[in-house]
Molecule: transfer RNA
Organism: Parcubacteria group bacterium Gr01-1014_3
RNA sequence: CGGAGUGUAGUAUAACGGCAGUAUACGUGCUUUGGGAGCACGUGGUCUGGGUUCAAUUCCCAGCACUCCGA
Numbered sequence: 001c002g003g004a005g006u007g008u009a010g011u012a013u014a015a016c017g018g019c020a021g022u023a024u025a026c027g028u029g030c031u032u033u034g035g036g037a038g039c040a041c042g043u044g045g046u047c048u049g050g051g052u053u054c055a056a057u058u059c060c061c062a063g064c065a066c067u068c069c070g071a
Stems, first nucleotide, its partner, number of pairs: 001070007010024004018054001026042005047063005
């Protein structure tokens, strides 16, 4: 320099263009002499900027970060 892929909660991972879930972690409560385990409830997220659309995590463009391949 060229090409390809990935980007969603603290972490991991889903989601036909139509209310963004699950597990774990975290917080509160119950249970226990206490802890742990268990149960219930709760907090928190779509990399950035545009475009298409009634509606975008999803489709298109550009950028950024990371990974891979080639030179």